[in-house]
RNA sequence: GUGGGUAGAUUGCUGGCUACGAGCUUUGGCUUGAGGAAAGUCCGAACUCCGCAGGGCAGGAUGCCGGGUAACACCCGGGGGGCGAAAGCCCACGGAAAGUGCAACAGAAAAUAAACCGCCGGCUUUGCCGGUAAGGGUGAAAAGGCGAGGUAAGAGCUCACCAUCAGUCCGGGCAACCGGCUGAUUGGCAAACCCCAUCCGGAGCAAGAUCAAACAGAGGUUGGCUAGCCCGGCCGAUACCUCGGGUAGAUCGCAUGAAGCAAUCGGCAACGAUUGUUCAAGACAGAUGGCCAGUUGAACAGAAUUCGGCUUAUAAUCUGCCCACAUAA
Numbered sequence: 001g002u003g004g005g006u007a008g009a010u011u012g013c014u015g016g017c018u019a020c021g022a023g024c025u026u027u028g029g030c031u032u033g034a035g036g037a038a039a040g041u042c043c044g045a046a047c048u049c050c051g052c053a054g055g056g057c058a059g060g061a062u063g064c065c066g067g068g069u070a071a072c073a074c075c076c077g078g079g080g081g082g083c084g085a086a087a088g089c090c091c092a093c094g095g096a097a098a099g100u101g102c103a104a105c106a107g108a109a110a111a112u113a114a115a116c117c118g119c120c121g122g123c124u125u126u127g128c129c130g131g132u133a134a135g136g137g138u139g140a141a142a143a144g145g146c147g148a149g150g151u152a153a154g155a156g157c158u159c160a161c162c163a164u165c166a167g168u169c170c171g172g173g174c175a176a177c178c179g180g181c182u183g184a185u186u187g188g189c190a191a192a193c194c195c196c197a198u199c200c201g202g203a204g205c206a207a208g209a210u211c212a213a214a215c216a217g218a219g220g221u222u223g224g225c226u227a228g229c230c231c232g233g234c235c236g237a238u239a240c241c242u243c244g245g246g247u248a249g250a251u252c253g254c255a256u257g258a259a260g261c262a263a264u265c266g267g268c269a270a271c272g273a274u275u276g277u278u279c280a281a282g283a284c285a286g287a288u289g290g291c292c293a294g295u296u297g298a299a300c301a302g303a304a305u306u307c308g309g310c311u312u313a314u315a316a317u318c319u320g321c322c323c324a325c326a327u328a329a
Base pairs, nucleotide, nucleotide: 001325002324003323004322005321006320007319008318009317010316012295013294014293015292016291017290018289020033021032022031023030024029035300039311040310042309043308044307045306046305047204048203049202050201059200060199061198062197063196064078065077066076067075068074079093080091081090082089083088094195095194099193100192101189102188116136117135118132119131120130121129122128123127144162145161147159148158149157163185164184165183166182167181169180170179171178172177208252209251210250211249217243218242219241220240221239223235224234225233226232259278260277261276262275263274264273265272266271
């Protein structure tokens, strides 16, 4: 330098005019106002209300091991498998020897194997019978692979190595697992039913809480009638007082939080601890815009209870580290 891989960062800038939300105000104005994904709403929580003695069924989720975390299906480290020359990347990665089931087309045969061609043997020889899974052909997949022995031809039939599986075995590791020893050779699919292990109550900020008009309602005082007074009863669209429920409306929830940043320490890491420091939108028909000038390559896209993740979209630029090749010193 070229190509590849990986981990991150930035997310137009400057000036002028003019709108909008919020806060402050001396009413002149001043300050402040979207994202890395605010998105999909796919997981996990906080918070709120309802439900809940305990146990089981059904249903759902997760699924190698260890760790991290408030929690997770997330993250980190490790193991195993696959891809790559390498850096590195990908994997729902428990059980097929509990049971049930499935495998189109092609093919002789798709699971208690099977004889189409071929090979070998026999016979009454245009063929028939028997043996054979080594060879051919079909298929996504053909009953371990490969070599030697063996045989009429063959075959885990026997043996070595490899592969897979199993074990009250041995060694290493916290473990997954790895190495060995012994034995076995009865495919695949569980994102088919199923089995095993672990976990799971429901609804969601339009959750929910507080204050509380008007109208209607209840009670009381007052007024009228009942021939004067008291009680009782009746009437009222006179006025006033009180009350409950909680509609309109207002306020809270709602911005100091499992928060950010820096340093030090612990840890391979995810992450944690301590100290210091910072306070950064908050609407409820819902703000964050428009125009002009300069510059330019300027994307995807815009909050609505709040966090932690995952996934998806994304122009352009920059940085660290690693691998391969080439060149130079």
A computed fold for a 329-nucleotide RNA from a bacterium, annotated as Bacterial RNase P class A.
The gene name in the source record is rnpB.
The sequence is in RNAcentral, with records from ENA.
It matches the Rfam family "Bacterial RNase P class A". By type it is a ribozyme.